[in-house]
RNA sequence: UUAACACAUGCAAGUCGAACGGAAAGGCCUACUUUCCCUUGUGGAUUGCGGGUGCUCGAGUGGCGAACGGGUGAGUAACACGUGAGUGAUCUGCCCCCAACUUGGGGAUAAGCCUGGGAAACUGGGUCUAAUUCCCGAUAGGACUGCAGGGUGGUGCCUGUGGUGGAAAACGAUUUUCUAGUGGUUGGGGAUGAGCUCGCGGCCUAUCAGCUUGUUGGUGGGGUAAUGGCCUACCAAGGCGGCGACGGGUAGCCGGCCUGAGAGGGUGGACGGCCACAUUGGGACUGAGAUACGGCCCAGACUCCUACGGGAGGCAGCAGUGGGGAAUAUUGCACAAUGGGCGGAAGCCUGAUGCAGCGACGCCGCGUGGGGGAUGACGGCCUUCGGGUUGUAAACUCCUUUCGACCGCGAGGAAGCCGCCUGGUUGGAAGGGUGGUGACGGUAGUGGUAGAAGAAGCACCGGCUAACUACGUGCCAGCAGCCGCGGUAAUACGUAGGGUGCGAGCGUUGUCCGGAUUUACUGGGCGUAAAGAGCUCGUAGGUGGCUUGUCGCGUCGUCUGUGAAAGUCUGGGGCUUAACUCCGGGUGUGCAGGCGAUACGGGCUGGCUUGAGUGCUGUAGGGGAGACUGGAAUUCCUGGUGUAGCGGUGGAAUGCGCAGAUAUCAGGAGGAACACCGAUGGCGAAGGCAGGUCUCUGGGCAGUCACUGACGCUGAGGAGCGAGAGCAUGGGUAGCGAACAGGAUUUGAUACCCUGGUAGUCCAUGCUGUAAACGGUGGGCGCUAGGUGUGGGGACUUUCCAUGGUUUCCGUGUCCUAGCUAACGCGUUAAGCGCCCCGCCUGGGGAGUACGCCCGCAAGGCUAAAACUCAAAGGAAUUGACGGGGGCCCGCACAAGCGGCGGAGCAUGUGGAUUUAUUCGAUGCAACGCGAAGAACCUUACCUGGGUUUGACAUGCACUAGAUUUGGCGAGAGAUCGUCUGUCCCUUUGUGGCUGGUGUGCAGGUGGUGCAUGGUUGUCGUCAGCUCGUGUCGUGAGAUGUUGGGUUAAGUCCCGCAACGAGCGUAACCCUUGUCUUAUGUUGCCAGCACGUUGUGGUGGGGACUCGUGAGAGACUGCCGGGGUGAACUCGGAGGAAGGUGGGGAUGACGUCAAAUCAUCAUGCCCCUUAUGUCCAGGGCUUCACACAUGCUACAAUGGCCGGUACAGUAGGUUGCGAGACCGUGAGGUGGAGCUAAUCCUGUAAAGCUGGUCGUAGUUCGGAUUGGGGUCUGCAACUCGACCCCAUGAAGUCGGAGUCGCUAGUAAUCGCAGAUCACCAUUGCUGCGGUGAAUACGUUCUCGGGCCUUGUACACACCGCCCGUCACGUCAUGAAAGUUGGUAA
Repeated sequence: UUAACACAUGCAAGUCGAACGGAAAGGCCUACUUUCCCUUGUGGAUUGCGGGUGCUCGAGUGGCGAACGGGUGAGUAACACGUGAGUGAUCUGCCCCCAACUUGGGGAUAAGCCUGGGAAACUGGGUCUAAUUCCCGAUAGGACUGCAGGGUGGUGCCUGUGGUGGAAAACGAUUUUCUAGUGGUUGGGGAUGAGCUCGCGGCCUAUCAGCUUGUUGGUGGGGUAAUGGCCUACCAAGGCGGCGACGGGUAGCCGGCCUGAGAGGGUGGACGGCCACAUUGGGACUGAGAUACGGCCCAGACUCCUACGGGAGGCAGCAGUGGGGAAUAUUGCACAAUGGGCGGAAGCCUGAUGCAGCGACGCCGCGUGGGGGAUGACGGCCUUCGGGUUGUAAACUCCUUUCGACCGCGAGGAAGCCGCCUGGUUGGAAGGGUGGUGACGGUAGUGGUAGAAGAAGCACCGGCUAACUACGUGCCAGCAGCCGCGGUAAUACGUAGGGUGCGAGCGUUGUCCGGAUUUACUGGGCGUAAAGAGCUCGUAGGUGGCUUGUCGCGUCGUCUGUGAAAGUCUGGGGCUUAACUCCGGGUGUGCAGGCGAUACGGGCUGGCUUGAGUGCUGUAGGGGAGACUGGAAUUCCUGGUGUAGCGGUGGAAUGCGCAGAUAUCAGGAGGAACACCGAUGGCGAAGGCAGGUCUCUGGGCAGUCACUGACGCUGAGGAGCGAGAGCAUGGGUAGCGAACAGGAUUUGAUACCCUGGUAGUCCAUGCUGUAAACGGUGGGCGCUAGGUGUGGGGACUUUCCAUGGUUUCCGUGUCCUAGCUAACGCGUUAAGCGCCCCGCCUGGGGAGUACGCCCGCAAGGCUAAAACUCAAAGGAAUUGACGGGGGCCCGCACAAGCGGCGGAGCAUGUGGAUUUAUUCGAUGCAACGCGAAGAACCUUACCUGGGUUUGACAUGCACUAGAUUUGGCGAGAGAUCGUCUGUCCCUUUGUGGCUGGUGUGCAGGUGGUGCAUGGUUGUCGUCAGCUCGUGUCGUGAGAUGUUGGGUUAAGUCCCGCAACGAGCGUAACCCUUGUCUUAUGUUGCCAGCACGUUGUGGUGGGGACUCGUGAGAGACUGCCGGGGUGAACUCGGAGGAAGGUGGGGAUGACGUCAAAUCAUCAUGCCCCUUAUGUCCAGGGCUUCACACAUGCUACAAUGGCCGGUACAGUAGGUUGCGAGACCGUGAGGUGGAGCUAAUCCUGUAAAGCUGGUCGUAGUUCGGAUUGGGGUCUGCAACUCGACCCCAUGAAGUCGGAGUCGCUAGUAAUCGCAGAUCACCAUUGCUGCGGUGAAUACGUUCUCGGGCCUUGUACACACCGCCCGUCACGUCAUGAAAGUUGGUAA
């Protein structure tokens, strides 16, 4: 910075009596007069009326000034401004210099006086009078002018001769006149100021492209100080414009100021120069000068006065008021200084100016104290509780006193000017003396007094960016410039402590520049990020080969003028310093002129042939246009043969067909398209171009070097061509086929698939003018390594020919060097290195949209914004993850088999429901016979009730008491309470040990958070992977290694390789099992030798065997053969107890799942503390309409039942296992031998084998449920144990969709043992042995996994991302039935 909005009040321009007539007011002098006082008077004061006064002066005439100074920036895109020229086209008051003159007359008029009108403003008439007012005349060399001559580059310069034309006889000190002096007139010159003209320079917009009639020029005339269409009459038809006219928007311009390394960008407040304006618009007058801020006239708006008739006004001067606004001051002092006007001067005037007042608004300087001071005080904050920090900070002590306070002194600015006196002169000079003159201001400065005394805040502390902790809060409150912070451990919110930065300031907001090379002149780009016009021709423009001469426009050198002052820079000076100010220097990159140079660019001129073009000789081609013509195929029509289907699909149906289809044969019609050749092959500017023949026609390439002689390149506007779709008119229509119809598919299917089918596709003539019109790569020229194809020409060479080799030009591909690129990639056909020209880009969306112009019949095209909104959108590459992408491979993954589950009953677990409580946890695989290897009490964490509060448990301190323990009695459900009796130890005799009580620190918590954690565990997965060092590659993320060829159970091994090595995993080492050897030989064993028994290794003995315990051996693809790369390895074989990791176990990489666990344990934080701790009794965890999971038993004859009979291995046992014997139908009981275990016991293994019975039945299957009676454990089996006997005898006759396990001593089946445990497991878990199968073609499919590769808009990674409608809300902008107001008809 806004209201060039409106203004009350005061002031801002007057002055001159030395131009004039004069005298209203005042001063002074004086005559007369009135009154008073001392009364001495010729005394003083005073009133009135006169006179004088060159003291002074109101109003007036006259002169000068008022056009300066001061304000504002509305208008103005213009010769307005800046800069440089011109004026031979001009003026200039006051000032300076020169020359000449200053003469004779005359007439009015204001004021005044008289008299009117009006409310006022103002104004009329009569009558005098003056001047430096006005008028007439004389003189006049200059001036102006007509004519003639001369001169100048060019008009007004010079000469001669005619015409016109002037003055205030004024004023005038000392001193009345006079004089000096000041004036006045004419002419010339200077200085100053102004007018006019011209070159160049500086805003936006083309969604403003055409503008102009006094317009452009001429002639005559008018006008002006002066040129000119400035004005006018006539004549001509011009003038301006893409180098932006005309129009629209915005804006005073400059010196300068801010920023920037600079180039630039922004800006024009203060100061200075210029311009414009003065309430709005117009006009002239006066004057040297105005078209005049404080003058005049007219018109408009507004305000004021009024007697309603009429008048007055203009703050964008200084103050001030209202208003507007986020916002900007005193109705101050003075002319002392500087400057201006008038005057001879004194002087007067001056809101210019000098000062003061208000405002931290800016710049500068200063202070709010300085030294010492550690118990590192108190307090605050933090803390690991040790301490740290605030912090030498404070207190305390010593010192200083700026600024402020008080008391004094007190300037400079006064160089000068004025009065008086001297002085002395041509002169009132110079010089000297003396007096006066300051608003600021009693200010600046300075002396003194007292005393650290009166004087510090603001912002920030997550990163950028210097500075960190605590508490509160808990996606709340809030912060935020960008990223972002806040969901219970916030350095980001709020507060506190501490810290950091600056400091009488500090933050915020706005604006401008910078950073931003992010509009790129300096200094950018356009293959994929935004960006090459679809293509060509060509106008203006830009740009251009070799060479002669010339000019000197650009260019370069030097000199001159100018580039105001102030400012910036720099050297100095003055205020104590600085800001500030003064002096000097430099800069001012510009413009103009003089002289010089001529390489380069340019103009003119002459030549050249290499650029370009022409000619001639050849040559390839789907290049273009028109006409004619060919065969194959589809469809249709006619006829023949022929019969029931055809057609179509993933599968079907619609459709066609007995009125004869499809199929097949013959004949005919018609339209469209051209198989093979055919090809990263050809041609064309691009779009595009394909059967054949003919006619017309464009361009290219090669060779030749005859001709022209730079004729070239590009190309804004402009013009032409331009696929397909579409439009118009008229034809044509076989096939195909938008729309449409039907059938399917689907949750739906306005689609994909099928059956039909109209426009269209075709031709002719017009229009449209767009495409992923793409090589996503504009055109032209030159230069810069190669290899290898292919099309069209030429040359050389080889060969008898065919053919081959070398080379050259043009085109078209591919691979790659240098170089370029963000990378991908490009790479003589460049995206490399250069030059020339054009087009285009500047974050995403809105939007290639709206409006406007142009084009089009329409559809639409071309040109092309903004509001609003987001913090991104985008490119290339990387690593993962994912894909109903691809390749290879594996796994009881599928397949092949065996047996189950899902149906029944029961058991156990879970969900749900219920309950005072049914404690808690686990929830896809990877929760659900899981934590729990064993809930009647206990466990127990849950509920109800009853108790208790330093506590059930640990420990410290203080005080106190003495035992504790134990026994008896009573109450009680018990915990617990009460009561009785008896009683300590050591000895250093206490501050001991132990125990109880009181108090205090504390204990305690299976309370919360597994999303704060440690530890442990699950899972992918015993899958073959996961990484590192060095090197190399890459701008980098990263890659390589780890990929590839083989092979393996294996990233196992081999080979290759810019990799070479290594680690964690794999394997092996460990345990167990299978064979043998050896040593040993009890509790184990018994072949041989003895003894003994009803019988038994029972006994002596033995170590052979089995077995136990040790130590070894053995298996390694070691051997042979085939395959394989002389490999790894694989296949077969031999031998061997065992053969290719022999079987089994333990062993679980980097990591994933915020996986599980705060209830194993540990633990941060939060919470409870007469309770969420602890003790007790009873109950509950065992409930039951239901659902799921895991099992057991079955449904029977491969079986059930009965009798006889055979064979194990683990493992356990002294609070234990418990034999023989006896009792009981049985569970069990009595009793107790043996055994601390290769000895004794548990302990009869069962299936099996054998004999009998049952005969397909809800049964002699099955055993649930229920009744009765018992046994055992235990304090106690009611809720709620297990077992036995008798009786009862349910469902169930092999199980839907679906689903699980298993590849050999495995599945299936059979029993046995153990842990936990007082008791309780026929079903769970962990082990043990017995009997003992079937099948695997294979990897298409399902699931999971590994490696390589590919795409990606995913990266909390497909359970991802994401599009549109709707619903609700917000913002912006329309339409609308209507309603209301105004205006017009």
Background: This is a predicted structure of a 1385-nucleotide RNA (small-subunit ribosomal RNA) from Corynebacterium otitidis. Its Rfam family is "Bacterial small subunit ribosomal RNA". Gene Ontology terms of the family: ribosome and structural constituent of ribosome. Model confidence (mean pLDDT): 82 of 100. The source organism's lineage runs through Bacteria, Bacillati, Actinomycetes, Mycobacteriales and Corynebacterium.